[in-house]
This record gives sequence, C1' cells and structure tokens, in this order.
RNA sequence: AAAAACGAAUAAAAAACACCUCAUAUAUUUCUGGGAAUAUGGCCCGGAAGUCUCUACCCGGCUCCGUAAAAGCCGGACUAUGGGGGAGGAUGAAACAUUG
Repeated sequence: AAAAACGAAUAAAAAACACCUCAUAUAUUUCUGGGAAUAUGGCCCGGAAGUCUCUACCCGGCUCCGUAAAAGCCGGACUAUGGGGGAGGAUGAAACAUUG
C1' cells in the first nucleotide's frame, strides 16, 4: 500500500406498543333508598337510567346556605372506538399565546 472477513455506523420500507392530537360517546350527568357534616361543613353506602359502548360518573376553587337541609357555578379527566402526527440540537425571522 492492497484485498478479504468480522464488527460498527448510515439510509430506505413495513408492522406493533407507548406518546401527542382530533372526532364520536356522556352532559365526569339525571332519578332514587338509607346515613353523615354544618360557615374550621357541604360528604358516605346502595339501586336505576344515560352511550350502536367496556369502564367511569369524581377532584379542586369560588359562591351560597346564619345552624337548617339543601346546594349552585367555574375549571380539570379517565375509558371505548376511529382518524391524523412525530429523531435531536443551534441561530435568525414572522405570527400567536402566556407572564412581567
């Protein structure tokens, strides 16, 4: 210096899981039995309805209730099915949003 083998890396395609996002369902809703708290409170247990639907049917803040038995408003999900999307970093510009 050349060749071969092996390894690594890169590129392309496909599929699945997970994630993000959108749509549909449901209004995190309504009815009902029993019990519980009371302005430092506003819940607990059960049944039914609601979805071409399995599951879920709550949490927080605010308001309100002058001590009674009743809450209201706002914000926030999960689940099911279907559609869409995506390596990472730097710089610059524009638009939008948020904060000061």
About this RNA: Predicted 3D model of a 100-nucleotide RNA (Purine riboswitch aptamer) from Virgibacillus sp. YIM 98842. The model forms 100% of the base pairs in the Rfam consensus. It matches the Rfam family "Purine riboswitch aptamer". Its family is annotated with purine nucleobase biosynthetic process in the Gene Ontology. Rfam describes the family as follows. Riboswitches are metabolite binding domains within certain messenger RNAs that serve as precision sensors for their corresponding targets. The family is grouped with related families in Rfam's "Purine riboswitches". The prediction has a mean pLDDT of 77.